[in-house]
Model confidence (mean pLDDT): 80 of 100.
A computed fold for an 82-nucleotide RNA from a Candidatus Vogelbacteria bacterium, annotated as transfer RNA.
Its Rfam family is "tRNA". It is annotated as a transfer RNA.

């Protein structure tokens, strides 16, 4: 330089055919349990707002009633080939 994978919450993953973004799980906050930790068991837990509501999947653009998801560009990360 070419090809192929991938980038979503504080961490690891999900997300069917384009149709409510955050599914499971650690984490961490509070409550409870104990004599006390641990260790369970319950609630909470993207951002910005007092709320109505806005915004959010790597950046940017395009399709489309509707995009994490489909096209282009581009940026970071692996893997192969040269």
């Nucleotide at each position: 330089g070419c090809g192929c994978g991938g980038g979503u919450g504080g961490u690891g993953u999900a997300a069917c055919u384009g149709g409510u973004a955050g599914c499971c799980a650690c984490g961490u906050a509070c409550g409870u349990u104990u004599g006390a930790g641990g260790g369970g068991c319950g609630u909470a837990u993207g951002c910005c707002g007092u709320a109505a509501g806005g915004c959010g999947u790597g950046g940017g653009a395009g399709u489309u009633c509707g995009a994490a998801u489909c096209u282009c560009c581009c940026c970071c990360c692996g893997c192969g080939c040269a």